This is a predicted structure of a 1378-nucleotide RNA (small-subunit ribosomal RNA) from an uncultured bacterium. Its mean pLDDT, the model's own confidence on a scale to 100, is 84. Its Rfam family is "Bacterial small subunit ribosomal RNA".
[in-house]
RNA sequence: AGAGUUUGAUCCUGGCUCAGGAUGAACGCUAGCUACAGGCUUAACACAUGCAAGUCGAGGGGCAGCGGGGUGCAGCAAUGCACUGCCGGCGACCGGCGCACGGGUGAGUAACGCGUAUCCGACCUGGCCUUCACUCCGGGAUAGCCCCUCGAAAGAGGGAUUAAUACCAGAUAUGUGGAAGAGUUACAUGGCACUUCCACGAAAGAUUCAUCGGUGAAGGAUGGGGAUGCGUCCCAUUAGCUUGUUGGCGGGGUAACGGCCCACCAAGGCGACGAUGGGUAGGGGUACUGAGAGGUAGGUCCCCCACAUUGGAACUGAGACACGGUCCAAACUCCUACGGGAGGCAGCAGUGGGGAAUAUUGCACAAUGGGGGAAACCCUGAUGCAGCGACGCCGCGUGAGUGAAGAAGUAUUUCGGUAUGUAAAGCUCUAUCAGCAGGGAAGAAAAUGACGGUACCUGACUAAGAAGCACCGGCUAAAUACGUGCCAGCAGCCGCGGUAAUACGUAUGGUGCAAGCGUUAUCCGGAUUUACUGGGUGUAAAGGGAGCGUAGACGGCGAGGCAAGUCUGAAGUGAAAUGCGGGGGCUCAACCCCUGAACUGCUUUGGAAACUGUUUUGCUAGAGUGCAGGAGAGGUAAGUGGAAUUCCUAGUGUAGCGGUGAAAUGCGUAGAUAUUAGGAGGAACACCGGCGGCGAAGGCGGCUUACUGGACUGUAACUGACGUUGAGGCUCGAAAGCGUGGGGAGCAAACAGGAUUAGAUACCCUGGUAGUCCACGCUGUAAACGAUGAUUACUAGAUGUUGGGGGGCUAUAGCCCUUCGGUGUCGCAGCUAACGCAAUAAGUAAUCCACCUGGGGAGUACGUUCGCAAGAAUGAAACUCAAAGGAAUUGACGGGGACCCGCACAAGCGGUGGAGCAUGUGGUUUAAUUCGAAGCAACGCGAAGAACCUUACCAAAUCUUGACAUCCUGCUGAAAGUUCCGGUAAUGCGGAACCCUUCUUCGGAACAGCAGAGACAGGUGGUGCAUGGUUGUCGUCAGCUCGUGUCGUGAGAUGUUGGGUUAAGUCCCGCAACGAGCGCAACCCUUGUCCUUAGUAGCCAGCAGUUAGAUGGGCACUCUAGGGAGACUGCCAGGGAUAACCUGGAGGAAGGUGGGGAUGACGUCAAAUCAUCAUGCCCCUUAUGAUUUGGGCUACACACGUGCUACAAUGGCGUAAACAAAGGGAAGCGAAACCGUGAGGUCGAGCAAAUCUCAAAAAUAACGUCUCAGUUCGGAUUGUAGUCUGCAACUCGACUACAUGAAGCUGGAAUCGCUAGUAAUCGCAGAUCAGAAUGCUGCGGUGAAUACAAUCCCGGGUCUUGUACACACCGCCCGUCA
Repeated sequence: AGAGUUUGAUCCUGGCUCAGGAUGAACGCUAGCUACAGGCUUAACACAUGCAAGUCGAGGGGCAGCGGGGUGCAGCAAUGCACUGCCGGCGACCGGCGCACGGGUGAGUAACGCGUAUCCGACCUGGCCUUCACUCCGGGAUAGCCCCUCGAAAGAGGGAUUAAUACCAGAUAUGUGGAAGAGUUACAUGGCACUUCCACGAAAGAUUCAUCGGUGAAGGAUGGGGAUGCGUCCCAUUAGCUUGUUGGCGGGGUAACGGCCCACCAAGGCGACGAUGGGUAGGGGUACUGAGAGGUAGGUCCCCCACAUUGGAACUGAGACACGGUCCAAACUCCUACGGGAGGCAGCAGUGGGGAAUAUUGCACAAUGGGGGAAACCCUGAUGCAGCGACGCCGCGUGAGUGAAGAAGUAUUUCGGUAUGUAAAGCUCUAUCAGCAGGGAAGAAAAUGACGGUACCUGACUAAGAAGCACCGGCUAAAUACGUGCCAGCAGCCGCGGUAAUACGUAUGGUGCAAGCGUUAUCCGGAUUUACUGGGUGUAAAGGGAGCGUAGACGGCGAGGCAAGUCUGAAGUGAAAUGCGGGGGCUCAACCCCUGAACUGCUUUGGAAACUGUUUUGCUAGAGUGCAGGAGAGGUAAGUGGAAUUCCUAGUGUAGCGGUGAAAUGCGUAGAUAUUAGGAGGAACACCGGCGGCGAAGGCGGCUUACUGGACUGUAACUGACGUUGAGGCUCGAAAGCGUGGGGAGCAAACAGGAUUAGAUACCCUGGUAGUCCACGCUGUAAACGAUGAUUACUAGAUGUUGGGGGGCUAUAGCCCUUCGGUGUCGCAGCUAACGCAAUAAGUAAUCCACCUGGGGAGUACGUUCGCAAGAAUGAAACUCAAAGGAAUUGACGGGGACCCGCACAAGCGGUGGAGCAUGUGGUUUAAUUCGAAGCAACGCGAAGAACCUUACCAAAUCUUGACAUCCUGCUGAAAGUUCCGGUAAUGCGGAACCCUUCUUCGGAACAGCAGAGACAGGUGGUGCAUGGUUGUCGUCAGCUCGUGUCGUGAGAUGUUGGGUUAAGUCCCGCAACGAGCGCAACCCUUGUCCUUAGUAGCCAGCAGUUAGAUGGGCACUCUAGGGAGACUGCCAGGGAUAACCUGGAGGAAGGUGGGGAUGACGUCAAAUCAUCAUGCCCCUUAUGAUUUGGGCUACACACGUGCUACAAUGGCGUAAACAAAGGGAAGCGAAACCGUGAGGUCGAGCAAAUCUCAAAAAUAACGUCUCAGUUCGGAUUGUAGUCUGCAACUCGACUACAUGAAGCUGGAAUCGCUAGUAAUCGCAGAUCAGAAUGCUGCGGUGAAUACAAUCCCGGGUCUUGUACACACCGCCCGUCA
């Protein structure tokens, strides 16, 4: 000293929470020892028992009890009995002093109760100290003792007798009171001293002879009583209180003043500077905290007060209205013979109760102190000590050194190790505490020690007897494993836990503190979060709706006086203890003692006079008045004008009008709407008209008149601070609303109808009543806003506008300069969290008022005031949340805006959706129909090919170190393999034949098989939300970022925005930016033109030649495959900014990226995949592993996706004929020939391929036929017979022939693809593959139509705007119900 928490991030406001300290504490776990201190905070609840106040025989009468003595009697004696106050003494009694102290408690009390200061000229004071004087002479009683009576008891009564330091009379007395006289002095009522007279008033003795007492007076000291100033909690949702009340005169009473009490008189007294009432509370020194200012508290110790079961009262006394006294009343408890009595722990112990909670029915008067006494001494639960409890603070210990095999154990691990850890063990030492033994204090002044055989000292002895608690996600020092699986639980705040939890529980390790550690409660701090020190109010909470003005607060220039505030010197006081500085004593410390300063305060007094105050006297700059002017929707009242709407009357006129997005309700043939004329009535005032004017605000708009307020300009005649603000108060105060009476054209809540809608108590339409208008009252609120209180001064400018003044120029209009008042915009400094404000401040200062202190509950409830009511004003709490909020930033979003792009729409062509079939999916079914994929971006997808296998699924059967890998032991050297046989559904299994490994140092080794044991294998089991890798998608969209600089408090911005342009963040220009990277483009492949090189298996122009490029020959051409050229806006014209670029043209095979492909930025979707593969963790282990047979993945009411074939004449069929490209081929392609109607078969040439072969290209063109039909269209389905592949075509293959010949005649809503060699259409090939494509991937042939345009749908990009969204609109969020 700060930290966490609002957000995606930021700054601010703002609350909540934490780290610190403290406690009379309590609870949990744990516990070795001293010293010191402290221990019913609750029931001022009730109390058994014991003790806590007695003492004096030197005051007295006496003698109950105890001890002793004496006398008498009895007895041998011991001894017993009786008498005797004779002695020590002494119960009870009379008397004296004390009991008013000490000790306890905090109920009451908001008060002169307490604190502080002052006063008493208005008072008292036992005992104590000092001084003076005196202590003379008498008297009568009474308790006790004795006798009697009553009563259960407590106790009471009567009779007789007696003493005193008990009581009383008298004498004397410096005293007191009264009256009179006269002196002195002072601070108001007074003080001191003197004289005379009157009245009243004292005494006590005791003794052991030292003394101790007694009385009066004066003084001191101590203790008390009273009065006053100042200070002393909360509530105004307590605003008025008071009749002995306030004062006076006179009395009474008191120690004393006083309405303290009384009679009379007056009507006062207190209060917004908070009376009265209510609530709470003993006050202070001080304690805790805090940098301080403050805040909180008042336990222990000290001072004061109050109380003693509750309430009241007095008596005694120096002192009480009395804790362990009295009386009365009340409640409670106890005793009782029922008649009546007794009691008071808030003294010390102790008990019950209450409570989270607080101790022994201890020892001693040895010390300190108190009471009594002459004293010895007695009493003392005050006090000194001990006991109990870690309740607190302080100190000490639980060992020290050495010791690496880094032991064992434990935990973890990547299995190598690492940690615990020099820690332990072991070795060498030591003895503080505790335990044992011995000695042994001070506290005491001569004696006397409860504590106590205590403190302390010494000796021997053993490392022994002595460590826990909390925490380890961040704040906050300290982490791993296992268990658990939004469960159990944690949590001070934020928050953890849903299968890999550093946050739960346990363990190990670590961190912190330590005889304690945590938790809970409370207080201060942090919190500048009530802000005096030290905050705010445009938008975060917060300026009153506005003005006038009272109290108050603040106040211009000069001079003089005073000295209240202020400053300064001195004095008194501020108790001690506490705290602080210094020193000392307990071994140290805590603790205790001494000393110093301090105690920031109050009072008195000397001084100063700048400032504030006050007073006197001036001034004119503030303020006001006068005079001269002009401006204005300022106000009130009366009058008046035209346009328009509506209505009425009359005319013309005919079928509609009106209204809407579209309609309908409505009006109209009884004549509307429209139009003309006349009339009625109410309300509002077009144009001018303007961020123009006026007003305090609300507000004010035709014109005229009357009355009237304010501001402004000029002038400088007058007053002379008369000012500013303003709690309460008063006045004004839009609209709506209320009351009474008018008025009512239009408009129009409510209401009615029509529409809209899922509904429509709305928006739209047709009507329509209050109301809107006037007069007089009431209400008193608004986003009454500039969300900005009023006043004054100061602080760069620029530019409008409005009302005046001055100066200059100008013929006028007008222009320029300047000044005062108003009203706008921009802008510097400054301020601000930012936005913004910026002379009209939100700047710099000053004065006054109002208001705020987290969100919700709530401007609600209750109370009060106001109001006719509606309601207004004032204005909480319980409870609940950790936020609520302001400004700005980046995104995302918008049925916001601007610009742009895309087969996105549009324009076209062809489809899908209808039929049949194929295929995939859902669903259903099943023993199983294995699993995955799910909008686009799953669904002819994984699967480039399920009859067995595949295969993961199901049924049945079989195996258990295993089908597969590594290691160990033993045996064997063909057990393996091949062929055959038996058996089984099949594998497994049994048997036979063939076969008889390699190296060697001969020990064995390698290899293979079998058997065995365990480590392990195995898993298409789970988790794609633990992962790697791979992939889809936005999207081949043009974007995504960085460095340095600059701007911003910051998140961030700038760059990347802007003007153009592009397919493009492509390029140009501009610019606080300058550069760069990943993307774009280019580089790569292919295709289109040409050249060149090379010609075999390719080609053939010319030559020879043929059935045939078959051959010779040639390589010109085609072609093949190597290398080059070519295209770059290079050239021209126009546009554009002289740019980038665009448009057109030339040339060219190709022109502005020539066409196509490969290539996919930062990232998004917890997107897909654990079943390609890899992999963490979890799970199975005679099974979730492995093998085999059979079945299933091919099911079938149905729904969807993707395709094929069609519905026909642009066609079908037949005949004969033409032209490709790109591929494949050895377990292969397979020619020709022959056989078969055909699928195909037989034979087999050639070819590992520019050579042979698959191989026929098809659409097309030609000719012929069919003639609009369910057909010569269409081919599903079915029957029969076959072919091929394959161990095997039943479930479940493809193909062929013949026969059969279904639906279907162009397809609803909806929806898909495509912009040129494209769509459409036609065939060909390949991968997979034994066989099995309408799918997929490629190839070529034929070969279109359309694009006006940028309005709409979808998707995307850039800029901008709004946002309460950020999981980001599939968001957030409101109400009702559960």

RNAcentral holds the sequence, with entries from ENA and SILVA.